[in-house]
RNA sequence: GUUCGUCUUCAGGGGCAGGGUGUAAUUCCCGACCGGCGGUGAUAGUCCGCGACCCAAGCUUUGGCUUGGCCGACAAGGUGUGAUCCCUUGACCGAUAGUGAUAGUCUAGAUAAAAGAAGAUGGGG
Numbered sequence: 001g002u003u004c005g006u007c008u009u010c011a012g013g014g015g016c017a018g019g020g021u022g023u024a025a026u027u028c029c030c031g032a033c034c035g036g037c038g039g040u041g042a043u044a045g046u047c048c049g050c051g052a053c054c055c056a057a058g059c060u061u062u063g064g065c066u067u068g069g070c071c072g073a074c075a076a077g078g079u080g081u082g083a084u085c086c087c088u089u090g091a092c093c094g095a096u097a098g099u100g101a102u103a104g105u106c107u108a109g110a111u112a113a114a115a116g117a118a119g120a121u122g123g124g125g
Base pairs, nucleotide, nucleotide: 002124003123004122005121006120007119008118009117010116018030019029020028032105033104034094035093036050037049038048039047045092046091054069055068056067057066058065059064074090075089076088077087078086096108097107098106
């Protein structure tokens, strides 16, 4: 260094300023703002894959676990050996439940879980 196991730590509350209508809206309208993890000839919310959320079935010591399903959205131009990743311009997307009024941004499950990252330690070839 490689592979298998055990353990520890870390791993999204990131984001509606200002204004309009209204009895009532951070939910509507104008406008503003935010972007999990790995990959990639080169830095990605929009490419590829994964996690989370949600749904179903089975199991269960009723804490959950396993399997399956579901799973959003980009174009044009430029630079370059190389970019759907950089630069310019203009777009687009964002679970569930709650609410005095429809929520990516408020409140809640969540002091959770996890893709994964770093480290410690033991064994095998």
The RNA shown here (FMN riboswitch aptamer (RFN element)) has 125 nucleotides. Its Rfam family is "FMN riboswitch aptamer (RFN element)". From the family's description: The RFN element is a highly conserved domain that is found frequently in the 5'-untranslated regions of prokaryotic mRNAs that encode for flavin mononucleotide (FMN) biosynthesis and transport proteins.